[in-house]
Context: one part of a larger RNA
RNA sequence: CUGGGCGUAAAGGGCGCGUAGGCGGUCUUUUAAGUUAGGCGUGAAAGCCCCGGGCUCAACCUGGGAACUGCGCUUAAGACUGGAAGACUAGAAAACGGAAGAGGGUAGUGGAAUUCCCAGUGUAGAGGUGAAAUUCGUAGAUAUUGGGAAGAACACCAGUGGCGAAAGCGGCUACCUGGUCCGAUUUUGACGCUGAGGCGCGAAAGCGUGGGGAGCAAACAGGAUUAGAUACCCUGGUAGUCCACGCCGUAAACGAUGUUCUGCUAGAUGUCGGGGGGUUGCCCCUCGGUGUCGCCGCUAACGCAUUAAGCAGACCGCCUGGGAAGUACGGUCGCAAGAUUAAAACUC
Repeated sequence: CUGGGCGUAAAGGGCGCGUAGGCGGUCUUUUAAGUUAGGCGUGAAAGCCCCGGGCUCAACCUGGGAACUGCGCUUAAGACUGGAAGACUAGAAAACGGAAGAGGGUAGUGGAAUUCCCAGUGUAGAGGUGAAAUUCGUAGAUAUUGGGAAGAACACCAGUGGCGAAAGCGGCUACCUGGUCCGAUUUUGACGCUGAGGCGCGAAAGCGUGGGGAGCAAACAGGAUUAGAUACCCUGGUAGUCCACGCCGUAAACGAUGUUCUGCUAGAUGUCGGGGGGUUGCCCCUCGGUGUCGCCGCUAACGCAUUAAGCAGACCGCCUGGGAAGUACGGUCGCAAGAUUAAAACUC
């Protein structure tokens, strides 16, 4: 470079915004860069290939031809791609009217539960387990009643329900704020799609500084179990979990399925949001989401099947036998932990 691929066999970047680049709607005029055709020039010789000739043959040598698929100049064509000019509205966006929502941020606030503290009642156990013990308790525990404090999480509603690009988001109220959907017209007039680098976001754990610390709980201690038990079970318990600011940048970051970006290809049924209609306990049509089942088609099979893994197109990422190895070295980033980029020898 090319081929074949990427749900589960190796392979979709964790997710978005977006630069360069690639690709790009309808019509008209123009240009002639790409494109196509003709002509001219060039494309050294040797070699390769074809037809001959010379060494007894061959290798070798030699004549002619073909070829040199290319490049330059020139003439012409004007469909398609590109450039220029003009126009359009089916893509895209905006204006207007509605709608749903755990989308995000800040501040405030509520009740249940838990633990602790104080006080009352009350007395010998409580707790825990397969059974126990460590543990707590006559200095009054457990239980129960009243009062107080603290931190964290929000039962029911709750739903293959909703929202978000993903990570993720769930008590209530207010303020600030992003996106989406639907309905009618109006406006702009291709303003679009993708996206190497880049930038931003990114669960949990972990790190730095300062707070906070109820419950839970790595580490750790003890009790059990056991042949042993550095575990599973029990009693405790520190980091951490929470908040603010700053790092880290990884996950089975999964739908193991890039953008759902665009168009096309039987249906059935449930549900969420909106609109329209009807004969209104309900039914029908339609747009957008989210599920289940199921043709055609696809698939190695499993399965997918208008939310495609079907039929096509655009752009990006990635794979190329197993191990060594997502490792070494080097670079970049990081306070560190480490992350990222990423081999080879050797071996099967």